Annotation
This is a predicted structure of a 72-nucleotide RNA (transfer RNA) from bacterium (Candidatus Blackallbacteria) CG18_big_fil_WC_8_21_14_2_50_49_26. The same sequence occurs in records of 3 taxa. Its mean pLDDT, the model's own confidence on a scale to 100, is 86. NCBI's taxonomy places the organism under Bacteria, Bacteria candidate phyla, Candidatus Blackallbacteria.
RNA sequence: CCCGGUAUAGCUCAAGGGAAGAGUGGUCGGCUCAUAAUCGACAGGUUGUUGGUUCAAAUCCAACUACCGGGA
Numbered sequence: 001c002c003c004g005g006u007a008u009a010g011c012u013c014a015a016g017g018g019a020a021g022a023g024u025g026g027u028c029g030g031c032u033c034a035u036a037a038u039c040g041a042c043a044g045g046u047u048g049u050u051g052g053u054u055c056a057a058a059u060c061c062a063a064c065u066a067c068c069g070g071g072a
Base pairs, nucleotide, nucleotide: 001071002070003069004068005067006066007065010024011023012022013021018055026042027041028040029039030038048064049063050062051061052060
């Protein structure tokens, strides 16, 4: 320098263009003499950034940024 992949909740990851979810973690509560385990509820996201397409974008397109891999 060229090519490809990844970027979504604190963490690990889902989500066929049509209201963003799970596990784990956190908070509160139940259970217990108490703790753990377990059960229930709640909170937590400008979906890496900036534009474009569309009635509608996490999803499609472009550029950029970070990381990973390959090539020269």